[in-house]
RNA sequence: GCCUACUUAGCUCAUCAGGUAGAGCAACGGUUUUGUAAACCGUGGGUGGUGGGUUCAAGUCCUACAGUAGGCU
Numbered sequence: 001g002c003c004u005a006c007u008u009a010g011c012u013c014a015u016c017a018g019g020u021a022g023a024g025c026a027a028c029g030g031u032u033u034u035g036u037a038a039a040c041c042g043u044g045g046g047u048g049g050u051g052g053g054u055u056c057a058a059g060u061c062c063u064a065c066a067g068u069a070g071g072c073u
Stems, first nucleotide, its partner, number of pairs: 001072007010025004019056001027043005049065005
């Protein structure tokens, strides 16, 4: 220098013929217990890396850039 993949909640990851984004763990509240833990019930939390484009509509398609990982010369 070139090529490929990835970037979604605090963490680990889903979600794909484009149609109002989910799980587990963690956090918080409650029940239970003398108390803690465990168990059970519930709640909040995301402008989906950044900017543009296409579309009635984009996490999903196209593009530039940034970061991470891998490969080639």